[in-house]
Context: one part of a larger RNA
């Protein structure tokens, strides 16, 4: 891992409402006793609940109906009348500071048992802690102590002391010998240890080993045997070490099914409805309670309302505006002068200038906490239409829940540089929603799935993968731009004599623009400056003449001249030219790590982009009941009828069923073959059921009523097998 078997809402007590049944102003017995084989029957009224309340208490103590409304129902002359139950008023009891007001109670229904649901106490749906406490068992491992024994090849070094000798007055020192000290040295002696290879090993030889290497090896040494210290205790040259492979509190048994607001799991089917992730409180934010939202039952009896249109009101948002206020905020001109600031004149008085302030004219801008204005929408009331409703709406009461981690998009706000960020409000979707599209893709687009069959469309698509157009008409793009609705695809400021297009100005057959040919002169080498300055180093001025036109000279050039050239003019040519602004597509701007992504192939008058149009494909959407069927709801005794407005669904509520084991009653099958099992066929929406054949070899059904240790895929579930 697989298979088989086991495996989780139970029992008692009590309370709550509901249902069923008995009796009923009453209902019921409990313990116990008697009888009986037993189920049970007969006794048993102690006691409990109800029958009267109010008041802290003393205590006092109530409508068998006075008026009205009115559902069901009955009657009706169809106007209405009566009206059980019910409701309103009134009345009554009691308490309180009054006879007022207020609180509670009052016009007789309970009680016992059972059933399913829920609460509480208990292990309380099941499994799960680390821990805590009690009583015992452990020092054969290990730590330390005590008692008594054992062990340490060989070699090296050479302390004190002693002998002798030298020196010295001496104290003493030196030499040579002797001697044999030491938590001395070397050492695979034995023994003890465990440094490095971060070697081997890693279901190992081994729950700590193996190899090589390494430390100690006469000592605080190693070691045998005996003995002592025990769990909040020991022992410890101290590491929280060690105390039997267990130690920041041993092990065993018990309290014990500890507790767990935490994790995991919780077993058959179908039908109906169907949430919440919000608010308040909480030693509370992983929980709980109450409300909101869901379900079921009951009650009650007439309106309810998301939508459309109209009328009358309301609030001041978007926008806009500001000489309409408040506040902010350009420039120009004019004016006023009380005041504030700066600066100048003057001894001062005083006076000049500038800025602020205020006013006028023109000009340029803003505001969530500005508004002279002011939408679309929204809200309230009334009415119309629509929808729902006596086949019972909205409401109310009771019972049962779940939920209190939410998230995406869109519109509008707060915070933040921003975020797949955070925090709010409205709507919607996911959550709890399948199907089609978006390559894949909870919430984006289409669309809300009872089952089957056939057709038509939506979003989105129609060259091939791949269903449907290589569709029609007209433009644009040359960048493979693009072939991406949005998101998740990155792209901006700024540039482009890329190309298409729109508008405007100016020039133009009296000939434009560009090119080509020719001219481009004279006074004069203007004056000054300067070595020189002649159009062209620099400064000043920039006239006049001849002309078709020609500068006191546009650029190059020279030492200075010269030379070339331009403005300007003519000729030639022959039709548009030139400038500015806007729009479309395109280009640059443009950088990431394996080779690489429009989903891919591939595509260029497209299979790209823009516009117009016609076909077709394409969902569980829509249509089809003289296509078929099921359920549900309503009506009906039933058969059946109707459903435009019924059939998705997590948590959860409600209803009806299937199956397993056992029991009572009834009724059946079986050696001419029961259960079980293998296989085939059929029936039922389903849980499931039935039949045939083989095997098997002795028990097993059906109906009805009852009782449960009653249904397995999950729990790192348990046990076994493989």
């Nucleotide at each position: 891992g697989c298979c088989a078997g086991g495996g989780a809402a139970u029992g008692u007590a009590u309370c709550c409402a509901a249902g069923u049944g008995g009796c009923g102003a009453g209902a019921c017995u409990a313990a116990g006793c008697u009888g009986g084989a037993a189920g049970c029957a007969g006794c048993g009224g102690a006691g409990u609940c109800a029958g009267a309340g109010c008041g802290a208490a003393a205590g006092c103590a109530a409508c068998a109906a006075g008026c009205a409304c009115g559902c069901a129902g009955c009657c009706u002359u169809c106007g209405g009348g009566c009206g059980a139950g019910g409701u309103g008023c009134g009345a009554u009891g009691u308490g309180u500071a009054c006879a007022a007001g207020c609180g509670c109670a009052u016009g007789a229904a309970g009680u016992c048992a059972c059933u399913g649901g829920g609460g509480u106490a208990c292990g309380a749906c099941c499994c799960g802690g680390a821990a805590c406490c009690g009583g015992g068992c452990g020092a054969u491992c290990u730590a330390g102590g005590c008692g008594u024994g054992g062990g340490c090849a060989g070699g090296a070094u050479g302390a004190a002391g002693c002998g002798u000798u030298u020196c010295g007055u001496a104290a003493g020192a030196g030499g040579c010998g002797u001697g044999g000290a030491g938590g001395u040295c070397c050492g695979c002696u034995a023994g003890c240890g465990g440094u490095g290879u971060u070697g081997a090993u890693a279901u190992g030889c081994a729950a700590a080993u193996c190899a090589c290497u390494c430390g100690c090896g006469u000592g605080a040494c190693c070691u045998g045997c005996g003995u002592c210290u025990a769990g909040g205790g020991g022992u410890g040259a101290a590491a929280g070490u060690c105390c039997a492979a267990u130690c920041g509190a041993g092990c065993c048994c018990g309290g014990a099914g500890a507790c767990a607001g935490c994790u995991g799991g919780u077993u058959c089917c179908u039908u109906c409805c169907g949430a919440a992730a919000c608010a308040u409180g909480u030693c509370g934010u992983a929980g709980c309670a109450u409300g909101a939202c869901c379900u079921g039952a009951u009650u009650a009896g007439a309106g309810a309302u998301a939508g459309u249109c109209g009328g009358c009101g309301g609030a001041g948002u978007a926008g806009a505006g500001c000489u309409a206020c408040u506040g902010a905020u350009u420039g120009a001109g004019g004016g006023a002068g009380c005041c504030g600031g700066g600066u100048g004149g003057g001894a001062a008085a005083c006076u000049g200038c500038c800025c602020g302030u205020c006013c006028c004219u023109c000009u340029g801008u803003c505001a969530a906490a500005c508004u002279c204005c002011a939408a679309a929408g929204c809200c309230g009331c009334c009415g119309u239409c629509g929808u729902c409703a006596u086949a019972g709406a909205a409401g109310a009461u009771c019972a049962g829940a779940g939920u209190c981690c939410g998230g995406g998009c869109u519109a509008g706000g707060g915070g933040g540089u921003a975020a797949g960020c955070u925090u709010c409000u409205g709507g919607u979707c996911c959550g709890u929603g399948a199907g089609g599209g978006a390559g894949a893709c909870a919430a984006c687009c289409c669309a809300g799935a009872c089952c089957a069959u056939g057709g038509u469309u939506a979003a989105g698509g129609u060259c091939c993968c791949a269903a449907a157009g290589u569709g029609u008409c007209g433009g644009c793009u040359a960048a493979g731009u693009g072939u991406u609705a949005a998101c998740a695809c990155u792209a901006a400021a700024g540039g482009g004599c890329g190309u298409u297009u729109c508008a405007a100005g100016c020039c133009c057959u009296a000939g434009a623009c560009a090119g080509c040919u020719g001219g481009a002169a004279g006074g004069u080498g203007a004056g000054c400056u300067u070595a020189g300055a002649a159009g062209c180093a620099g400064c000043u001025a920039c006239c006049c003449u001849u002309u078709a036109a020609a500068a006191a000279g546009u650029g190059c050039g020279u030492a200075a001249c010269a030379g070339c050239u331009u403005a300007c003019c003519a000729g030639u040519c022959g039709a548009g030219g030139u400038u500015u602004g806007g729009a479309g597509c395109c280009c640059c701007g443009a950088a990431a790590a394996u080779g690489g992504a429009c989903g891919g192939g591939g595509c260029u008058c497209a299979a790209g982009c823009c516009g117009a149009c016609c076909a077709c494909c394409g969902a569980u959407a829509c249509c089809a009941u003289u296509u078929g069927g099921a359920g549900c709801a309503u009506c009906g005794c039933a058969a059946g009828a109707u459903g435009a407005u019924c059939u998705g669904g997590u948590a959860g509520g409600a209803a009806g069923g299937c199956g397993u084991u056992c029991u009572g009653u009834g009724u059946g099958g079986g050696c001419a073959g029961a259960a079980g099992u293998u296989u085939c066929u059929c029936c039922g929406u389903g849980a499931g059921g039935a039949g045939g054949a083989g095997u098997g070899g002795a028990c097993c059904g059906c109906a009805u009523a009852g009782a449960a240790a009653c249904g397995a895929a999950a729990a790192u579930c348990c046990u076994g097998g493989c």
Model confidence (mean pLDDT): 83 of 100. This is a predicted structure of a 722-nucleotide part of an RNA (large-subunit ribosomal RNA, domain II) from a Methanocellales archaeon. It was read from a public genome assembly. Taxonomically the source falls in Methanocellales (Archaea, Methanobacteriati, Methanobacteriota, Methanomicrobia). It matches the Rfam family "Archaeal large subunit ribosomal RNA". The family is grouped with related families in Rfam's "LSU clan". The family has 91 seed sequences and 2,955 matches in Rfam 15.1.